This is a predicted structure of a 73-nucleotide RNA (transfer RNA) from Salvia splendens.
RNAcentral holds the sequence, with entries from ENA and Rfam.
The prediction has a mean pLDDT of 80.
The organism belongs to core Calosphace, within Eukaryota.
Rfam family: tRNA. Rfam's curators write: Transfer RNA (tRNA) molecules are approximately 80 nucleotides in length. By type it is a transfer RNA.
RNA sequence: GCGAUGAUAGCUCAGCUGGCGGAGCAAUAGAUUUUUAAUCUAAUGGUCGCGUGUUCGAUCCACGCUCAUCGCA
Numbered sequence: 001g002c003g004a005u006g007a008u009a010g011c012u013c014a015g016c017u018g019g020c021g022g023a024g025c026a027a028u029a030g031a032u033u034u035u036u037a038a039u040c041u042a043a044u045g046g047u048c049g050c051g052u053g054u055u056c057g058a059u060c061c062a063c064g065c066u067c068a069u070c071g072c073a
Stems, first nucleotide, its partner, number of pairs: 001072007010025004019056001028042004049065005
């Protein structure tokens, strides 16, 4: 330099070719318990890497950029 894959909650990851953004764990509050742990319940937590475009509507499609991994040279 070229190509492929990936970037979504604090962490690990889903999200079916476009129509309300999710799970587990962690943290927080409550219940239970003499206390801790464990268990149960609840709520919280997101500019979906950045920008532009397409569309009535974009996590999803197109283009550019950034970063990471892998391959080729």